[in-house]
RNA sequence: GCGCGGGAGAGCGUGACGGGCCCCGGUCCGUCGCCGCCGAAGGAGCAACCGCCCCGGAAUCUCUCAGGUACGAAGGACCGCGC
Numbered sequence: 001g002c003g004c005g006g007g008a009g010a011g012c013g014u015g016a017c018g019g020g021c022c023c024c025g026g027u028c029c030g031u032c033g034c035c036g037c038c039g040a041a042g043g044a045g046c047a048a049c050c051g052c053c054c055c056g057g058a059a060u061c062u063c064u065c066a067g068g069u070a071c072g073a074a075g076g077a078c079c080g081c082g083c
Base pairs, nucleotide, nucleotide: 001083002082003081004080005079006078011035013034014033015032016031017030018029019028020027021026022025036069037068038067042065043063044062045061049057050056051055
C1' cells in the first nucleotide's frame, strides 16, 4: 500500500427556491443561506514523546479552514486478519 471485518461524535433547527404527493391547505425530498453543534478524512497550531541528537520526526492534545451534523448510504482516525 491492497483486500476483508469492526469503527464514534454532533440539529429529524430555521428561511428561501425548486420538484413530487394530496388538492380549503398541508406534507416529503433536494439545493442554498443563517444560527447552533461535532472531531476520527484532510489541513493547521502547541510540543508531551521519539530518534541516526543541537538537528530532525512528531499526536488520539488544540483550532475548526475544509469536512460532518435524524435513520440509511457514503466517508471515517484507529484496531484485527491475510498478501

Record summary
Predicted 3D model of an 83-nucleotide RNA (Glycine riboswitch aptamer) from uncultured Allosphingosinicella sp. Taxonomically the source falls in Allosphingosinicella (Bacteria, Pseudomonadati, Alphaproteobacteria, Sphingomonadales). Rfam family: Glycine riboswitch aptamer. Gene Ontology term of the family: glycine biosynthetic process. Model confidence (mean pLDDT): 77 of 100.